[in-house]
């Protein structure tokens, strides 16, 4: 230099074209005599980032960054 693969909530990680979601972790709350656990509720996003296709794009093409990883 090249090639593959990845970046999405505070943390791990679903979503492969038609309103963005789950455990956790924090909040409030029920349960207790109190805590733990539990169990409810509610928030909590510029889907790295720029442009294009598209009626519509986390998803698809194109460039730019970041992180792994393979080859030289």
């Nucleotide at each position: 230099g090249g090639c593959u693969c990845g970046g999405u909530a505070g943390c791990u990680c679903a979503g492969u074209g038609g309103u963005a979601g789950a455990g956790c972790a924090g909040a409030g709350g029920a349960c207790u005599c109190a805590u733990a656990a539990u169990c409810c509720u509610a928030a909590g996003g510029u889907c790295a980032c720029a442009g294009g296709u598209u009626c519509a794009a986390u998803c698809c093409c194109c460039g730019u960054u970041c992180g792994a990883g393979c080859c030289a």